[in-house]
Context: one part of a larger RNA
RNA sequence: CGCAGGAUAUUUGAGAGGAUCUUUCCCUAGUACGAGAGGACCGGGAUGGACGAACCUCUAGUGUUCCAGUUGUCGCGCCAGCGGCAUAGCUGGGUAGCUACGUUCGGAAUGGAUAACCGCUGAAAGCAUCUAAGUGGGAAGCCAACCUCAAGAUUAGAUAUCCCUUUUCCGUGGAAACACGGAAGCUGAAGACCCCUUGUAGACGACAAGGUUGAUAGGCCAGGUGUGUAAGUGCGGUAACGCAUUGAGCUAACUGGUACUAAUCGGUCGUGCGG
Numbered sequence: 001c002g003c004a005g006g007a008u009a010u011u012u013g014a015g016a017g018g019a020u021c022u023u024u025c026c027c028u029a030g031u032a033c034g035a036g037a038g039g040a041c042c043g044g045g046a047u048g049g050a051c052g053a054a055c056c057u058c059u060a061g062u063g064u065u066c067c068a069g070u071u072g073u074c075g076c077g078c079c080a081g082c083g084g085c086a087u088a089g090c091u092g093g094g095u096a097g098c099u100a101c102g103u104u105c106g107g108a109a110u111g112g113a114u115a116a117c118c119g120c121u122g123a124a125a126g127c128a129u130c131u132a133a134g135u136g137g138g139a140a141g142c143c144a145a146c147c148u149c150a151a152g153a154u155u156a157g158a159u160a161u162c163c164c165u166u167u168u169c170c171g172u173g174g175a176a177a178c179a180c181g182g183a184a185g186c187u188g189a190a191g192a193c194c195c196c197u198u199g200u201a202g203a204c205g206a207c208a209a210g211g212u213u214g215a216u217a218g219g220c221c222a223g224g225u226g227u228g229u230a231a232g233u234g235c236g237g238u239a240a241c242g243c244a245u246u247g248a249g250c251u252a253a254c255u256g257g258u259a260c261u262a263a264u265c266g267g268u269c270g271u272g273c274g275g
Base pairs, nucleotide, nucleotide: 001152005163006162007161008160009159010158011157015149016148017147018146021049022048024046025045026044027043033038051106052105053104054103055102059100060099061098062097066093067092068091069090070089071086072085073084074083075082076081110144111143112142117137118136119135120134164274166185167184168183169182170181171180172179173178186272191269192268193267194266195211196210197209198208199207216262217261218260219258220257221256222255223254226250227249232245233244234243235242236241
């Protein structure tokens, strides 16, 4: 920009893409078959491999915003307690998130038309012949079925709901009503955007949740999780240190609550019933 008014939501599916894999074992059955050795079709069940998708409950990894230990040095006057730097100084753990080595799931079932091939009936050609007329079966393949996208599918689809019902003048056509074009006034809907708080989204746009009729983010409160018994004080020890207060103190991205702070006030677009 289009989809013959504008808008919001829900959809149909022309068409396109993805997937399509397979082992081993058990039962049927040591049956059919075979002198024996051996050993099935058909049908049913279980278990793996590779591949793929989703997810983070478990296991594991990361986790320079969490906790603890510790070395050297500098600083806070000193002690104690802290902070800076040294690869995040080093080391041990670790929430959310993101991941796989983890968990769950997938290939199926079914139908249709067929290939090679196997048939039925059957002439030409008194026989025979699956074929000439007619009519069946038949594959991991084909078309559907499964998953995803999809009306720019210009053949531009469908459904539901919402919104707009103005005045005057000029020109052209007309008998007029009116139609078309232009100008000025009134009106400015439904809805959308700007702006702002954000994340389940994200390079930016976009998408999604919200904007006081509010839990959107921060703060605060409570909980959870992680770390592992803080500081101070007391006691014991010459001291290093130990014990008690104490499962203490601290605690990110998690969960719930709470208007304390910030989403204030506003602005713009979009018209007037539609060839």
Overview:
The part of an RNA shown here (large-subunit ribosomal RNA, domain VI) has 275 nucleotides and comes from a Thermodesulfobacteriota bacterium. The organism belongs to Thermodesulfobacteriota, within Bacteria. Its Rfam family is "Bacterial large subunit ribosomal RNA". It was read from a public genome assembly.